[in-house]
RNA sequence: AGAGUUUGAUCCUGGCUCAGAGUGAACGCUAGCGGCGUGGAUUAGGCAUGCAAGUCGAGCGAUUUUCUCCUUUGAUUCCUGAAGCUUCGGCCGAUGGUUGAUAAGGGUUCAGAAAAUAGCGGCAAACGGGUGAGUAACACGUGAGCAACUUUCUCUUGAGACGGGGAUAACUUCGUGAAAACGAAGGUAAUACCCGAUGUUGUCAUGGAAUCGCAUGGUUCUAUGACCAAAGGUGGGGACCGCAAGGCCCGCCACUCAGGAAUGGGCUCGCGUCCUAUCAGCUUGUUGGCGGGGUAACGGCCCACCAAGGCAAAUGACGGGUAGCUGGUCUGAGAGGAUGUUCAGCCACACUGGGACUGAGACACUGCCCAGACUCCUACGGGAGGCUGCAGUCGAGAAUAUUUAGCAAUGGGCGAAAGCCUGACUAUGCGACGCCGCGUGGAGGAUGACGGUUUUCGGAUUGUAAACUCCUCUUGACAGGAAAGAAAAAGUUGUGGUUAAUACCCGCAACCUUGACGGUACCUGGCGAAUAAGCCACGGCCAACUUCCGUGCCAGCAGCCGCGGUAAUACGGAGGUGGCAAGCGUUACUCGGAAUUAUUGGGUGUAAAGGGCAAGUAGGCGGCCAAGUAAGUGAGGGGUGAAAUCUUCCGGCUCAAUCGGAAAACUGCCCUUCAAACUUCUAGGCUUGAGGCAGGAAGAGGGAAACGGAAUUCUCGGUGUAAGGGUGAAAUCUGUAGAUAUCGAGAAGAACACCAGCGGCGAAGGCGGUUUCCUGGUCCUGUCCUGACGCUAAAUUGCGAAAGCUAGGGGAGCAAACAGAAUUAGAUACUCUGGUAGUCCUAGCCGUAAACGAUGAGCACUAGGUGUUGGGUCGUAAGACUCGGUGCCGUAGCUAACGCAUUAAGUGCUCCACCUGGGGACUACGGUCGCAAGGCUAAAACUCAAAGGAAUUGACGGGGGCCCGCACAAGCGGUGGAACAUGUGGUUUAAUUCGAUGAUACGCCAAAAACCUCACCAGGGUUUGACAUGCAAGCAGUAGUGAACCGAAAGGGGAACGAGCCGUCAAGUCCGGCAAUUUGCACAGGUGCUGCAUGGCUGUCGUCAGUUGGUGUCGUGAGAUGUUGGGUUAAGUCCCGCAACGAGCGCAACCAUUGUCCCAUGUUGCUACUCCCGAACCUGCUUGCAGGAUCGGGAAGCACUCUAUCGGAGGUCACUGCCCGGGAUAACCGGGAGGAAGGUGGAGAUGACGUCAAGUCAGUACGGCCCUUAUGCCCUGGGCGACACACGUGUUACAAUGGUCGAUACAAAGAGUUGCCAACCCGCGAGGGGGAGCUAAUCUCUAAAAAUCGGCCUCAGUUCAGAUUGGAGUCUGCAAUUCGACUCCAUGAAGCCGGAAUCGCUAGUAAUGGGAGAUCAGCACGCUUCCGUGAAUACGUUCCCGGGCCUUGUACACACCGCCCGUCAAGCGAUGGGAGCCGGGGGUACCCGAAGUCCUAUGUAGAUAGGCCGAAGGUAAAUUCCGUGACUGGCGCUAAGUCGUAACAAGGUAACC
Repeated sequence: AGAGUUUGAUCCUGGCUCAGAGUGAACGCUAGCGGCGUGGAUUAGGCAUGCAAGUCGAGCGAUUUUCUCCUUUGAUUCCUGAAGCUUCGGCCGAUGGUUGAUAAGGGUUCAGAAAAUAGCGGCAAACGGGUGAGUAACACGUGAGCAACUUUCUCUUGAGACGGGGAUAACUUCGUGAAAACGAAGGUAAUACCCGAUGUUGUCAUGGAAUCGCAUGGUUCUAUGACCAAAGGUGGGGACCGCAAGGCCCGCCACUCAGGAAUGGGCUCGCGUCCUAUCAGCUUGUUGGCGGGGUAACGGCCCACCAAGGCAAAUGACGGGUAGCUGGUCUGAGAGGAUGUUCAGCCACACUGGGACUGAGACACUGCCCAGACUCCUACGGGAGGCUGCAGUCGAGAAUAUUUAGCAAUGGGCGAAAGCCUGACUAUGCGACGCCGCGUGGAGGAUGACGGUUUUCGGAUUGUAAACUCCUCUUGACAGGAAAGAAAAAGUUGUGGUUAAUACCCGCAACCUUGACGGUACCUGGCGAAUAAGCCACGGCCAACUUCCGUGCCAGCAGCCGCGGUAAUACGGAGGUGGCAAGCGUUACUCGGAAUUAUUGGGUGUAAAGGGCAAGUAGGCGGCCAAGUAAGUGAGGGGUGAAAUCUUCCGGCUCAAUCGGAAAACUGCCCUUCAAACUUCUAGGCUUGAGGCAGGAAGAGGGAAACGGAAUUCUCGGUGUAAGGGUGAAAUCUGUAGAUAUCGAGAAGAACACCAGCGGCGAAGGCGGUUUCCUGGUCCUGUCCUGACGCUAAAUUGCGAAAGCUAGGGGAGCAAACAGAAUUAGAUACUCUGGUAGUCCUAGCCGUAAACGAUGAGCACUAGGUGUUGGGUCGUAAGACUCGGUGCCGUAGCUAACGCAUUAAGUGCUCCACCUGGGGACUACGGUCGCAAGGCUAAAACUCAAAGGAAUUGACGGGGGCCCGCACAAGCGGUGGAACAUGUGGUUUAAUUCGAUGAUACGCCAAAAACCUCACCAGGGUUUGACAUGCAAGCAGUAGUGAACCGAAAGGGGAACGAGCCGUCAAGUCCGGCAAUUUGCACAGGUGCUGCAUGGCUGUCGUCAGUUGGUGUCGUGAGAUGUUGGGUUAAGUCCCGCAACGAGCGCAACCAUUGUCCCAUGUUGCUACUCCCGAACCUGCUUGCAGGAUCGGGAAGCACUCUAUCGGAGGUCACUGCCCGGGAUAACCGGGAGGAAGGUGGAGAUGACGUCAAGUCAGUACGGCCCUUAUGCCCUGGGCGACACACGUGUUACAAUGGUCGAUACAAAGAGUUGCCAACCCGCGAGGGGGAGCUAAUCUCUAAAAAUCGGCCUCAGUUCAGAUUGGAGUCUGCAAUUCGACUCCAUGAAGCCGGAAUCGCUAGUAAUGGGAGAUCAGCACGCUUCCGUGAAUACGUUCCCGGGCCUUGUACACACCGCCCGUCAAGCGAUGGGAGCCGGGGGUACCCGAAGUCCUAUGUAGAUAGGCCGAAGGUAAAUUCCGUGACUGGCGCUAAGUCGUAACAAGGUAACC
C1' cells in the first nucleotide's frame, strides 16, 4: 500500500466481498510445561447450607466456673544406703526423710485473681464488598462559586469538669402463647438519664467604632441584657492528712464549651454529553412577588395571598426510543469511529413500592414500620424470610470457576493494650480464556534402503528424512540442599529525655517471638532421547499440485467470483506441498481498508442528485478611507487537568509477559497581562456596488373593450344528374325524398394564412388579425441626486401548460368514451364512417409535466472568428468602435467520455436546494392540503451482485447508399401427375446391422449384400483362442499329408505315409539345440462406447475478396489509422489522394490440359511422289500384250495426317503490344487493325484468417472406459431384398421433329493373360462350338448411334408405351427358392405432357445421340469419362435469395433462432389493510386509604382521638406500543407452465412524460 467482481473488450460511476488489528468470547479438532493476568456479558430470575460486623470488664451491675483454703491420694525430684552380688572399680537398691504433679471430696464468710455468659452503656455498623435495574439528569466530565452550609473520630489553641436526683434493663416470682414473643409485680448499677451552679467563649437582642466587598452584605473591636456545659476510668507515688477507701501529687485514656486546621459531605452555576420532526407547540406550583413553615443550608422545597407569567420558536421546547457517566480500551497516518469487561473516580440500587426513626453522617444490602408478590413454619389463632457479599444450587442459555486455606502480609472496626473480628485481602484450586517464555533433541549419515505415492516403466518423489554412529540433558521421575516475603507491636534488660521522682510516658540499643502459601520458588546430583505435534489450507484474490483414485449438476464445496452434467489442481480420500504452531480453524461483534457521509477529504448536463418559477422573512455573507474598542484572533505568565494507563529513559524477577522509578504527555477548562493586521462592534466620511432623476428606443409582455376578412359547417333558393366519400384494398356512411359539384343569400362558433426569421417580449408557465384605453419590465445616452441602501434565501406567500372538478353560458370544427365498417388466428388497437364529455367564455378549485439548456441565483476574471437583433458614437459612404440580447465555430482549461468553452460544464468567492448501490418504492402507515381525482412529506421487512453512464469492435435491422452472383428477369429443358429402378422415413420383424438428417442427409458411406462381404437374428460349437510376442515344462513315429466312419457344417476321428536346419559322430541310430506342436502363465481379440477427449481427411460459407501483424502516429483505454476517400477492376486489381510506411496469407501469375506454329522422332502410325507383286475392270488391238484407273499386299520415304513421353525437365505466340476516342496527361474503359486465339482465350488443379463442439472412433491411427468359457473366435440357415403409406434422386414414356422395316456414312477415349477373344460353323436369340492373333499406335472388345436415303403406319391408348404375368431357355457360380442378369414366344397395366410448388443451364453451353471404364465369378436406369448433332435468350437490377464495402440505430455479444414485458396458474417468503381479540406502558378524573412525619384537641408525658398528605388497590373515558386474526391488497424469489408480443432496429403505429 491494495485486490476480486457489471463488459466480447474499455474507461468511469457505484455497491458487494477479501487481505489487517482486536475480544470478559463460544464451537470443532488437537494438547507437554511454567509465569503473569482473567472468568455469569443471558433471567436486577428463584435460592438449600456455611461463613461475610463486631468490639470494649481500663464505663456498669449481675450470674456461673476455677484458683488462692481444708482432708485424702501420692506421679515425680532429692538425700540416706540395710541385705545381696562383685572382675573389688563398684552394681542392685530395702528402709527412712524430702518434694507434692494428679485425682476425689468438702468449703467459698470476707478479699483477691482468671475465664465465660446474657444485659445496660460507648464506639463501629452510613466503611469495606456486590450489581448496573432505573436514570438523557447538575447523573457524569470539566471549570468556577457558597457573603447560603455541615463535618464523629484526628491535630492545634483557649477555658473547664462543682453540687445533687430519680429511674430502668439484667435478675426474681407470677401470667398469656404452638411458636415468635409479650404482659404484671418486686428490684439494682453506670462514662445511661435528669435538675441546679459556673460561662472563657458562643448564640440572640439593642447600641457604638473601624474596615472590606460584584449585589444581598461580610469581617474585626467594644458596651449592656438574656440563654446554654461536663463523667468518669485506670496506672504510679516520696513527704503531709486519713482506721481504711482515699484525699493530695504526677501521668495516660475518656468528658464539656468555644476558635482554628485538616478530611469528608451538602448546595448553586458556565460549558460538554445518543437517536427521532412520520413528536411543533409545552406548562397551573406552572413563572415571579410578599409573608410564613421547613432544612445544616439557599430555594415553590412546602403553604396562604397577589400578578400572568415561564420554556421553545428550529441553535429543537414538549413527547417517544435507547443508555449508568468518566479516566480509559480497541481501531485508525491522523481527524475520527466504536466501546465503557478487569483496575481507578463518581452516581444509582439492595425482593417490589411507600415511610420515617437513630445518628456527625442513612431515609440505611446482612436496622425498623406498612402494603404487595413469592417461599417456609403453624396447634390455623398467628408468625418467619430476602446471596445484585464469598463459596455453592436450580433455571434459562452458545457460554463463564472451589460449598478451599489463612489473618503470615496490606488495610479496616473496637480496645490503653494484649488481642478479637474481617469470604476486604493474601494465597490456593479449576478453565489454552488471553499474553509471554521453554521444550518435543543436536552433529554426522547415500546403497539415495524398505515402505508409500506416481510413472512416458527409464525413473521421479517422500529424502539426510529413517536406520546407524557420536553427543547433550531444558523438561521429566527420583534423591539431597534451600530462600525472600518479617518489619513492627508487646515483653525483658540497658540507656537518654521529661519529672519532685529511680513511677508513668516518649526515644534509642540488645535479646526474645510471629509464615496460610510450603519443604514452594530456586540450586545440586546421578538416570536416560528417554515423557511430549497438531490444525488449517493448496482455482483466482492468496504462500502452496493442471498429481492419482472415487463421484458424475449426484454427493457435496463456497468469503466474493464461482466449481460439480465420465479424464474435477475447486467435491470425498490418498500422496506431496505451503502457513501457523501448543495451538489451529470456524462463528459472532468492533474499527480499518471505505475519499462508501468527504472538517482534513466527494459530488449534482447524460451515471444517484438543481427546488417548475418568482417575491421576500429569519439566517449566512458583504465595497473604499481614516479613527476607537478588544468579543473572535495571536503572544507571555499562573491555576487545574486524581492515580493507574499510553510514550521515552532507567531498574528489577535468568529473558519476556508482568512489576517498580523518573520524565514527558494529558492536544482541555479557568484566571491574568500585552498586541491590534484581519473579522465583529461604535461613531465619521467616500462613490465604483445598488437605487433615483432627465432625454430617447424596441417589443406576439399583461388586462379590458370594439372591429375585420378568409376558411369550415349548417339553413334557404337556383342550375344540374348519378354517383359521392373513403382506403393498401374495401365497407359502414351520404345520395333519385335529388346528394357530391356549382352559383347566390343568411346564421353560428372557433382560430387568426401570407408577413414569420435558431427574430422579439416575459421570472417561469407562456405570448401571434386590427384599433383604442389601462398597465409591468427592459435597454441606451447624460456624469444631475442618495450614499452600501447590497447578494443569497429555510419557513412563508404568489404565479404556474395540458388534463381534470364545481356552477352558469356557449358549442362551427376537432375529438377521449361509445357505436359501426374493415384488418387479423384474435384486434377491446393502428385505418375508415360517425360521435358525447371536453376543447371556447365567466367565477372558483386543482398545483402537477421529459414544468428541459435534463445545466440554481449573484459577482469578478480568463484568446478569438463569424451571423443576427435593440440603442449610441465617428464617418459622405463603405465600414469601424461601444453597451445590452440571441445563435454558430473554436484556443487554453475542464471532463469518464460525449462534449462545454466570455450565454462555461474554465478559474475563484457567497448563499440556497439536492444525492449516497439496484429492486421493494414517485409505495405502506402517520400527518397535512383538496369537493373529488389526487398532491406534498416519506419508511421498513424482504431480495439481488449487480443496476448504471460514455465510448469501442462486431452482429443484426420489416435503416440508408454503392456493387456482384443463372439471384431475379428473358429463354430452353425438366421435377412435382404414370409405371418401374434406387435411397430415406415410417411400419413390420427373431433380425430387418450401423452411420449420414435444412441449405451442407436421402443412385450418400456402398467403384457391385445369392454364400463370403457381415457388423444383425436363430441354432450348433470353442476358450492362450482365427492372429502376434515372450517365459516355463513336455514332445522322433515329432511336424506335415490325411483314407474309412459320425455330423447341416464347424468339428470329432484316426488306418496309412512321413520329414527339415545346426551341433555332435568315421557313418547311421541315439543325444543336445532350433523350427513345429502340446500344456500352463503373461497376453491376444472386440465393426463394443465416447467424432462433445483426439490426429488425419472431408463438407459448407466460397474461388466470396477478404484476413493479419511490424514500425510509426492518434486515443486515459478498449481500439483506431494502415484496410477509409475519388476513380477502376473478376479481384484489398490497379491509379490518385491521405499520418502513415513497408510487408505476410489470400487475388492474379507460376503447373498440367485444350486451341496456332516451329525444331526433333518415324514403328505398330501415314502414303503425296516413286517402284514391285496380285486381283478383277475399261480402252486399244496383234487375243495375250500395252495403256489407264481402282483395290489389296510389299518396298521406299517422312512431304501430309498422326504421333509423342522414352526425350531436349523443347521452343514460339497474347503483352491492352499497336491505332482512334473517352478518362484526371493516371489506372482503366469503348471501338478497330493484325492474328489460330483479344482483353483472366476455354476448361481444370489450386480453397486465406476463420465459422458450423458440421461429418467420420464402422477405412486406418489414437487417449479413456467397458467385455474376457464372451460384447472374442468358427460354422449352417436366415436377414440387410419385408410393405396400408410419405419424400428425394433417376430411367422409360405418353408419340408423326415419331414408330417400324430396309439401305448407307462419319468418332473420340479407354480396357484386355485366371484376360480380350477374330475368321468360320450351329442356334430365331441369349448363347454354344472353335481356336488365329494379342502382355497391345500391331490383335481383340469394335457395331458407333442419332444423322442421311427409301418403304409402310395417319392421330388411335394406336405398328405409341412397355409394366405385369404365364411358358420355354442361356450364362456365371459349390449354390440363382427367399434373392442374379440375359434371350425367345405369349400377355400388353398406368400413362394422351402433369395442381400448389420447384430445379438446371449464358456456347461447343442447354438439349439430344451413342461409346468406354472402375467395381466385378455374375449382376448398372447409378457413378466417372469420351466423342457426334447442336440451339434460344439476357431490356435490365424494382423485387426474391446469397454475398462484399461504407454509413446509421441498438436495451443484442450463445450476437434477431437475440433480448424482453404484463396478466393468469403453482410453490415459498416477508409485509400493508382488516370485523375484532390478547397483553404491556405512561398519564388524567374520581373512590378507598396502610405505615409515617406534620397539624389540632384532651392541663403535660406516656397515650388516645381527629385532620392534611399519602403507597398499593378499585372505577371510568381516552391514549400509545407489541402480538394475533377469517378474509383481502400489492411485492419479492423460484432451468424448461398458459396467453399474447408492449419495448430494444424506422422493433414493423418512433419512443417517452
Description:
The RNA shown here (small-subunit ribosomal RNA) has 1553 nucleotides and comes from an uncultured bacterium. Rfam family: Bacterial small subunit ribosomal RNA.